A computed fold for a 1607-nucleotide part of an RNA from a Holophagaceae bacterium, annotated as large-subunit ribosomal RNA, half A. It matches the Rfam family "Bacterial large subunit ribosomal RNA".
Context: one part of a larger RNA
RNA sequence: CGUAUGGGGAAUGCCUUGGCUCUUGGAGGCGAUGAAGGACGUGAUAAGCUGCGAUAAGCUUCGGGAAGGUGCAAAUAACCUUUGAUCCGAAGAUUUCCGAAUGGGGCAACCCGGUGUGCUGAAGGCACAUCACCACGCAAGUGGAGCUAACCCGGCGAACUGAAACAUCUAAGUAACCGGAGGAAAAGAAAACAAAAGUGAUUUCCAUAGUAGUGGCGAGCGAACUGGAAAUAGCCUAAACCAUGACUGUUUCGGCAGUAAUGGGGUUGUAGGACUUGCACACGACAGUAAUUAUCAAGUGGAACCAACUGGAAAGUUGGGACAUAGAGGGUGAUAUCCCCGUACACGUAAAAUGAUUAUUGUUAGCGAGUAUCCUGAGUAGGGCGGGACACGAGGAAUCCUGUCUGAAUCUGCCGGGACCAUCCGGUAAGGCUAAAUACUUCCAAGAGACCGAUAGUGAACAAGUACCGUGAGGGAAAGGUGAAAAGAACCGCGAACAGCGGAGUGAAAUAGUACCUGAAACCAUACGCUUACAAGCGGUCGGAGCCAAGAAAUUGGUGACGGCGUGCCUUUUGCAUAAUGAGCCUACGAGUUGCUCCUCACUAGCAAGGUUAAGUCUUUAAGGGACGGAGCCGAAGCGAAAGCGAGUCUGAAUAGGGCGCUUUAGUUAGUGGGGGCAGACGCGAAACUUUGUGAUCUACCCAUGAUCAGGUUGAAGUAACGUUAAACCGUUAUGGAGGACCGAACCAGUAAACGUUGAAAAGUUUUUGGAUGAAUUGUGGGUAGGGGUGAAAGGCUAAUCAAACUGAGAAAUAGCUCGUACUCCCCGAAAUGCAUUUAGGUGCAGCCUUGAGGUUGAGUAUGCUGGAGGUAGAGCUACUGAUUGGGCUAGAGGGCUUCACCGCCUAUCAAACCCAGACAAACUCCGAAUGCCAGUAUAUAUACUCAGGAGUGAGCCAUUGGGUGCUAAGGUCCAGUGACAAAAGGGAAACAACCCAGACCAUCAGCUAAGGUCCCUAAAUAUGUGCUAAGUUGAAAGAACGAGGUCGAACUGCACUGACAGCUAGGAUGUUGGCUUGGAAGCAGCCAUUCAUUUAAAGAGUGCGUAACAGCUCACUAGUCGAGCGGUUUGGCGUGGAUAAUAAUCGGGCAUCAAGCACAUUACCGAAGCUAUGGAUUUAAUAUCGAAAGAUAAUAACUGGUAGGGGAGCAUUCCAGGGACAGCGAAGGUGAACUGUAAGGUUUGCUGGAGUGCCUGGAAAAGCAAAUGUAGGCAUAAGUAACGACAAUGAGGGUGAAAAACCUUCACGCCGAAAGACUAAGGUUUCCUGAUCAACGAUAAUCGGAUCAGGGUUAGUCGGGGCCUAAGGAUAAGCCGAAGGGCGAUUCCGAUGGACAAAAGGUUAAUAUUCCUUUACUAGCGUAUAGUGCGAUGCGGUGACGGAUUGACGUAGUCAUUACGUGCUGACGGAAUAGCACGUUGAGCCUAGUCUUCGGACAAAGCGAAAUGGUGAAAUUGAUUCCAAGAAAACCCGAUAAGCUUCAGCUAUAUGGUACCCGUACCGGAAACCGACACAGGUAGUUGGGGAGAAUAUCCUAAGGCGCUC
Repeated sequence: CGUAUGGGGAAUGCCUUGGCUCUUGGAGGCGAUGAAGGACGUGAUAAGCUGCGAUAAGCUUCGGGAAGGUGCAAAUAACCUUUGAUCCGAAGAUUUCCGAAUGGGGCAACCCGGUGUGCUGAAGGCACAUCACCACGCAAGUGGAGCUAACCCGGCGAACUGAAACAUCUAAGUAACCGGAGGAAAAGAAAACAAAAGUGAUUUCCAUAGUAGUGGCGAGCGAACUGGAAAUAGCCUAAACCAUGACUGUUUCGGCAGUAAUGGGGUUGUAGGACUUGCACACGACAGUAAUUAUCAAGUGGAACCAACUGGAAAGUUGGGACAUAGAGGGUGAUAUCCCCGUACACGUAAAAUGAUUAUUGUUAGCGAGUAUCCUGAGUAGGGCGGGACACGAGGAAUCCUGUCUGAAUCUGCCGGGACCAUCCGGUAAGGCUAAAUACUUCCAAGAGACCGAUAGUGAACAAGUACCGUGAGGGAAAGGUGAAAAGAACCGCGAACAGCGGAGUGAAAUAGUACCUGAAACCAUACGCUUACAAGCGGUCGGAGCCAAGAAAUUGGUGACGGCGUGCCUUUUGCAUAAUGAGCCUACGAGUUGCUCCUCACUAGCAAGGUUAAGUCUUUAAGGGACGGAGCCGAAGCGAAAGCGAGUCUGAAUAGGGCGCUUUAGUUAGUGGGGGCAGACGCGAAACUUUGUGAUCUACCCAUGAUCAGGUUGAAGUAACGUUAAACCGUUAUGGAGGACCGAACCAGUAAACGUUGAAAAGUUUUUGGAUGAAUUGUGGGUAGGGGUGAAAGGCUAAUCAAACUGAGAAAUAGCUCGUACUCCCCGAAAUGCAUUUAGGUGCAGCCUUGAGGUUGAGUAUGCUGGAGGUAGAGCUACUGAUUGGGCUAGAGGGCUUCACCGCCUAUCAAACCCAGACAAACUCCGAAUGCCAGUAUAUAUACUCAGGAGUGAGCCAUUGGGUGCUAAGGUCCAGUGACAAAAGGGAAACAACCCAGACCAUCAGCUAAGGUCCCUAAAUAUGUGCUAAGUUGAAAGAACGAGGUCGAACUGCACUGACAGCUAGGAUGUUGGCUUGGAAGCAGCCAUUCAUUUAAAGAGUGCGUAACAGCUCACUAGUCGAGCGGUUUGGCGUGGAUAAUAAUCGGGCAUCAAGCACAUUACCGAAGCUAUGGAUUUAAUAUCGAAAGAUAAUAACUGGUAGGGGAGCAUUCCAGGGACAGCGAAGGUGAACUGUAAGGUUUGCUGGAGUGCCUGGAAAAGCAAAUGUAGGCAUAAGUAACGACAAUGAGGGUGAAAAACCUUCACGCCGAAAGACUAAGGUUUCCUGAUCAACGAUAAUCGGAUCAGGGUUAGUCGGGGCCUAAGGAUAAGCCGAAGGGCGAUUCCGAUGGACAAAAGGUUAAUAUUCCUUUACUAGCGUAUAGUGCGAUGCGGUGACGGAUUGACGUAGUCAUUACGUGCUGACGGAAUAGCACGUUGAGCCUAGUCUUCGGACAAAGCGAAAUGGUGAAAUUGAUUCCAAGAAAACCCGAUAAGCUUCAGCUAUAUGGUACCCGUACCGGAAACCGACACAGGUAGUUGGGGAGAAUAUCCUAAGGCGCUC
């Protein structure tokens, strides 16, 4: 690696009890007769759900129904039922407590009351009834309150967002909050529209119309008239006038007037009414009652089948029948019209309700004429200012509403008709009611689905709003399937075992065994075959020996020694193996969709100068279809701003010209597809903004009330005495006890370091350090809340969150940004440019791509030729402009000289012009190409253009050429031309996007070549010829200036047999030590020269060395010797020095020297996916044949790299319709094998599986995954690794047990001991005790446990809390304020952390005790008795009643020591005593002598009832002193009284009897039980806290007691 068999896991397939979306009908509320929602109960056994409520999985009556029943839900027990149960329907009864919650209170489900009645009887207790507030009302009483999904009306009212920013605007009057109502709500019967014609309340739908408008005239917003439909319905008051009773005023007492109330009357615009007058009087409408009838509950009837075969089972198959107003559906051992339930159809009904009809009762009125007078809605209409609503943003702004200031008219009036005025027209405001058509669905019934099928569908198919998380608001899961039937495995064996396993048995099947259908993958094993221990590897691919297996063989399969080639995938990029991004692996899920006749294009279909209906109505086989419906829309004519005209029109004086049109007529309605718009719009992703709420159990500050601070030290003020002074000041000594004083524990903090850093701990530990009577620390209860708080201030803290908390919502905010975006094949195929841009990584238009249509044609391209325009390269400059070197000439200037000046002179100063020579330029040109461009023409080729649909691109990069910039730097940057990469594979360059060669349709173990190669790696020449190189130069590229008798050539030139060059021998002299200089200078320090002259073969007034100077040695030069070439200059080839870098010396390597290096020449060969050969495929074209067409076939020609992108054709999945099939003789799914198609894929078959599923033709989509730090689950890896949580410590014997380091017990040892002991508050909530158990939990084992199962356990008049009080604060009837919700708030109530208030000791349980028991007490009521008596309050007075620090006295409790006494034990062989050890030796209270007293009280003898000594020594005693910061409230209690009561009641005292409620009480509590996710080295208020040493509660040791910290 392969095969087989398993484990693991839960995908897939099949299934569905549950969901989702709708339709039709109903219902549209429940509640003080106590709701919604809960708490607690309720069963024989009962944890959860369901039901129910002390009548408690139920009670009663009526109806239905018919044999069993006691819910989900088994089992046992006990029961019920034909005298009709269970069950179904209807109506009743009961219905604890909380909750609006309602007698008062309260921390919801609790506590405490008043009144009446009763038990009953005084206290006490119990039962029943009743007692809240608000509105209206005289009262009786009636109503309200709260909850509830959407719809509706109103109040208040955002922001994100869009405008590519943003402010008007938008979002949007949306979200949210608040108030209110109904089954609907709202609106509504014209002070309306309209326009010269008319309509006639409102509402809704269709159109008008995306029109008129509005609008930073941006984004956007957006009517109405009118037409077509649905449904239709109209009325009542105020006033005038009349009347009644009442009240007021007035009176001549007859009345009159007024006021409010009531009744009549009256209600509109061609005005109406009152008033005056005439006529008339219910067929109709509405409401109530009764009867009849219809509908509605549970329910009743309801057709028709058998056999054989297969099978575990028949409903399957086969055969033969039947029913059908019933072939809807479901069930039954596989698929059933005729087996069961049902279905069609028919029937049934108490009460209530609704509808209809009938009967009856009650209520209800008009028509005409007249027109003098009266009436017809006032802080109103209107106006100013400021806002808001109207489609309409202040605009020319009508209309409506109103905060403020004003303010009419009265029918001869008033309002409107879009400023305003006139005319005309329409109406009659300032009061009110009104059904239907319309909106919605928490809920009930019936039904439906080309909706889902357990990661889907609701969050929830299951004890789901559950478990769990959070202080809280709030957030919020996972989890379905044995089988037809439990027939759920008797019995046996192994084992400690009720674990597990093996047999046996059941069953069709047990690999269906309750970890249960199917049972994939990751991952983990076992067995076998092949391979593997010198091998360097994106692990494949091409070739391939050997071995194994199958087969009769052919052959096939497995493995794979060895060799060749070969840097994953995705994304993003100019460019990625990149050391740039993403992914541990597998499985499932996971992203361009849907709506809108809004626009546009294409195709298809209908009709066509026309096309078409919308809403709605009718019908129907009823979400479907059909018919009607012509409102409306588009088109058929345009032009103009418009009036308007019209095949023309506008402009214009124009019959001109010009513009736009006509002449050239196709649309429209649907369907499908491409694209756009509006919507979340391909998916995921912010930081933020706004709004309603929730949080001060953390922390900050504040308020109230409590608590805490061992011990030691210092010694302020003041005071006293003495000294001093006239007196003071002052001094000394004492006393005194101050201090944000000192040292230092507890306590608080956190300085430094180390450790820790997947911790013991989401901030700690150890050592060290700061404060430690104060601005100290701390408990309990409260207050302040998010643009807010708090802050001795750090932007700190505000629940592990802070430059603006957390939660829900707006909300799928927005994201020009990042990431991801899923099957196949075929055709074509880009761009990284221009212009513009608050623009530069975005976008628009153009360019470039694609698809379709079209016509012109040769318009495009290439090459040749011809003809043109031009000012580049080059070149040139006495050809311009400018720059420029040298010389000449010479104006001018500078400098110098000169006797002032003038005139002059000079000049290695600068220099114009000119001349000579040289020479520069992108912005110079007297000149001037090549190429490119334009045109014509010829040839070749097949492009090019226009319109329409769809894009992408607008980051480019390298090489080379021409340039700019830069340093003639850059793998730099900016342009232009070309090519390549991008988007291009193949060969070469070792490797190497871009270089060289060359453009991959497929196959082939064929051939020829390109670049480049031919010694080996490595295919092909150890090829041929001639040279060069000696440096391993070189064999890739690239090495410089400069240097050198390297070497090989070439040219020129000199010397040379009259003897060169080199060597050797010899000479190298004299004037002269030339002169000067110098201390010296003699050839040789330096200076000067006519560097001269002489002798010579030759020899310099000297080429070097040398000396102080000489000397000396040399050279030049000469002769001899030798005997043939020797020099110089210039230039070329190849070499050499110059030459220094980081993994490893290296040309790719080995290596190579007449090369395997370099140069030239020649021949052969190798070499690519190029070309060719053979076979096959695709596309396109025009042909040919067939065919009606679509298309098919044939041969021919060309074509077939490809990113973004365009176009075309298909495969697969799920569902639907029709057709036709398969299936228990085995469907889907799973897992192998074979075959097949160009691919996505398909077919057949073995095994598994056990019930459904393909195929064809169409249709519809939740329609294809490798990546999104994707989501969920499973499983790996690291790894049998780190670790096992304080280093206080264990060892042994015995016991139990299957098993003992850890359990029990004993003995040793060790640790704490101001704690690691004891008590208690908070918090927890059964953890307590006993028995049993060991799966999980315990960081290991476990017989043990705070684990699991079962049972048990908490006892109060006195303890704590309530029935008493008040603080901070909270709530709140009065009252005040506010759009609403609500905010304050006197009073009162609540509220301990404080005040008040009565019990002690002993004993007892496995577990409780100041609670039980015993003994002895006390408190408060009540009854009775006795005695006495002024009693009485919510008001009044007193008291209660208060700080810090320091400190005295007293000597109590406790404790220690010692002694004494008692008891017990030990007591060596026996007895006794001493001795030793252990324990105990006592409380509250009463009682009252006595003493003291601050007069409050304290102590306390004796007695009950009982010894003492010594040491130490708290608290308390509200003491005292002192200081300044000047230190709760109320009740209880006491006193005097008020009203009142009077010898009753009441009060006081004594005795006696009786009464005494509710809640807590277990256990932990410096911790394994609380807060920290844990049996966590952290945190947690108060009390007690012995001994030795010591100042001490420091520290060390130790007692009691508790532990040895769970490997």

The prediction has a mean pLDDT of 81.